Notes: This is a predicted structure of an 85-nucleotide RNA (c-di-GMP-I riboswitch aptamer) from a Bacillota bacterium. It matches the Rfam family "c-di-GMP-I riboswitch aptamer". Its family is annotated with cyclic-di-GMP binding in the Gene Ontology. From the family's description: GEMM was predicted in a large-scale screen for bacterial structured RNA regulatory elements. The prediction has a mean pLDDT of 84.
RNA sequence: AAUCGUAAAGGGCAAAUUACCAGAAAUGGUAAGACGCAAAGCUAUAGGGGCUUAAACACUUUGUGUAAGCCAGCCAGCUGCAAGC
Numbered sequence: 001a002a003u004c005g006u007a008a009a010g011g012g013c014a015a016a017u018u019a020c021c022a023g024a025a026a027u028g029g030u031a032a033g034a035c036g037c038a039a040a041g042c043u044a045u046a047g048g049g050g051c052u053u054a055a056a057c058a059c060u061u062u063g064u065g066u067a068a069g070c071c072a073g074c075c076a077g078c079u080g081c082a083a084g085c
Stems, first nucleotide, its partner, number of pairs: 005085002012037002017032006035073001041078003047075002049071005056066004
């Protein structure tokens, strides 16, 4: 110096739920609220996986697929604070 684990200090984020707004929906935003998180920071055409279906297209037609939209607090990629053991 780098990597891994874990103390301490300074801190950070914010689940469910509730209210309002946007959306067809998944879901997202703001406020309250804290379940938890050492990356619960960033990345959705770098990869896997999951969710939605209003419109469009196709089909074996009240569905399936394409496609479009969404999720990173699912795995993952990239980056990062601290300094004792």
It was read from a public genome assembly, where an Rfam model found it. The organism belongs to Bacillota, within Bacteria.